[in-house]
Context: one part of a larger RNA
RNA sequence: GAACGAACGCUGGCGGCAUGCCUAACACAUGCAAGUCGAACGGUUAGCUUAGGCUAAUAGUGGCGCACGGGUGCGUAACACGUGGGAACCUACCUUUCAAUACGGAACAACUUCGGGAAACUGGAGCUAAUACCGUAUAUCCUGCUCACAUUGGUCGUGAGUAGAAAAGAUUUAUCGUUGAAAGAUGGGCCCGCGGUGGAUUAGCUUGUUGGUGAGGUAAUGGCUCACCAAGGCUACGAUCCAUAGCUGGUUUGAGAGGAUGAUCAGCCACACUGGGACUGAGACACGGCCCAGACUCCUACGGGAGGCAGCAGUGGGGAAUAUUGGACAAUGGGCGAAAGCCUGAUCCAGCAAUGCCGCGUGAGUGAAGAAGGCCUUCGGGUCGUAAAACUCUUUCACAAGUGAAGAUAAUGACGGUAACUUGAGAAGAAGCCCCGGCUAACUUCGUGCCAGCAGCCGCGGUAAUACGAAGGGGGCUAGCGUUGUUC
Numbered sequence: 001g002a003a004c005g006a007a008c009g010c011u012g013g014c015g016g017c018a019u020g021c022c023u024a025a026c027a028c029a030u031g032c033a034a035g036u037c038g039a040a041c042g043g044u045u046a047g048c049u050u051a052g053g054c055u056a057a058u059a060g061u062g063g064c065g066c067a068c069g070g071g072u073g074c075g076u077a078a079c080a081c082g083u084g085g086g087a088a089c090c091u092a093c094c095u096u097u098c099a100a101u102a103c104g105g106a107a108c109a110a111c112u113u114c115g116g117g118a119a120a121c122u123g124g125a126g127c128u129a130a131u132a133c134c135g136u137a138u139a140u141c142c143u144g145c146u147c148a149c150a151u152u153g154g155u156c157g158u159g160a161g162u163a164g165a166a167a168a169g170a171u172u173u174a175u176c177g178u179u180g181a182a183a184g185a186u187g188g189g190c191c192c193g194c195g196g197u198g199g200a201u202u203a204g205c206u207u208g209u210u211g212g213u214g215a216g217g218u219a220a221u222g223g224c225u226c227a228c229c230a231a232g233g234c235u236a237c238g239a240u241c242c243a244u245a246g247c248u249g250g251u252u253u254g255a256g257a258g259g260a261u262g263a264u265c266a267g268c269c270a271c272a273c274u275g276g277g278a279c280u281g282a283g284a285c286a287c288g289g290c291c292c293a294g295a296c297u298c299c300u301a302c303g304g305g306a307g308g309c310a311g312c313a314g315u316g317g318g319g320a321a322u323a324u325u326g327g328a329c330a331a332u333g334g335g336c337g338a339a340a341g342c343c344u345g346a347u348c349c350a351g352c353a354a355u356g357c358c359g360c361g362u363g364a365g366u367g368a369a370g371a372a373g374g375c376c377u378u379c380g381g382g383u384c385g386u387a388a389a390a391c392u393c394u395u396u397c398a399c400a401a402g403u404g405a406a407g408a409u410a411a412u413g414a415c416g417g418u419a420a421c422u423u424g425a426g427a428a429g430a431a432g433c434c435c436c437g438g439c440u441a442a443c444u445u446c447g448u449g450c451c452a453g454c455a456g457c458c459g460c461g462g463u464a465a466u467a468c469g470a471a472g473g474g475g476g477c478u479a480g481c482g483u484u485g486u487u488c
Stems, first nucleotide, its partner, number of pairs: 001488004006484005013360006019353002021318001026316003030313003035064003040061002043058006071271003081195006089188002094184008102136004111126006142164008169176003197243003204234003209231008246268004250261004273294005296307004324350001326349003332346001333344004363393004373384004397429001399424005407415001432477005437458003443472005453460002
């Protein structure tokens, strides 16, 4: 000098755009943050009724979603990340193509009834529907096995036989669905080379350990797991251990090389009170799902139950320190739905904060009797100083009134009567902070008297202090200015 998610002191007019718990991954009151579909299904309730039904709502069964979006950085030195490759895989919804959607059956909720319980909830009996569940049929293609042919680097290809495996309907009749198969797209799982950290006052580490055979398991390769066999594997080019740490694009500094860093935004990873586990599902070992154990909090009729803000606000606590228990789904996007639409603390906005960056203003011109006053003085004067007053103007911003958008497409605007425009009044409402011994731009007087104090370094102060305190003057920056902290 530059930078900051900064803090503190003094001061503070406006606007735009950003940013805002860096500390306790500490504990959380309250509200909201994931629902939707009646065009899958049987019922129930309410209204209307021409008594045929119609409309609306919905507890339950069922479907899809809840694995996205949002948060945090505890853990992790690891194929976690970055980059470049690889083969043994899966992929709901979407797109394309081919084929199909046949015949039946038995239940369980809801409901009724009888109970248990303080509650959470729950037991028995009976009835019932479906795109819920099950059986049969068919299925070139699909899967397993056998045979043949071809190919050989190969578990690849072709043909035949055999065994197995599908389906669901709905409505406003135009569609939407359902099943099997092939391909694509998208997303993901796995393996490998290389790269990015400190310690040797950590030198040896390892027994599923290293490899093989066989089997199991997985969507899939593989000691992933198991049985048997062999005795291997890593390591001073730093194994193992300890400490620290999410990684990257980037950010910051620097001429660069390099150093430091990883807030906001974007990609990946990990986590969801702590530890463990699986279920469902195309996808989770699942933040607002389940089970078990633990700590904590709450309810209880003491038998037993309920909970998880590292979602958005908000509270306590910690701290030098970090905001509203706001509005709207209008836009963008997401979920469900045929649609209308519903939901969306994602998002878009508003509120608070000079926290930062940028822009603007606090007036302009004329004005010497160089006024008054302050300060200094060699008492002549000098200086503040064209500065003020006064005169002549202007009205940016702010204020008041009116008009009033774009953002939305025929309709729909939270923002918002906002931005912008027009008119009006009046210089009116708007300047501070630090410094002045040298480094370092800027000097005098008074007070104090090694005291009080200053200080980044050198150093000032013990009676003439340009260094302390005050005043006048001056210098610097300016809605900021200084100090502290951190990085280069």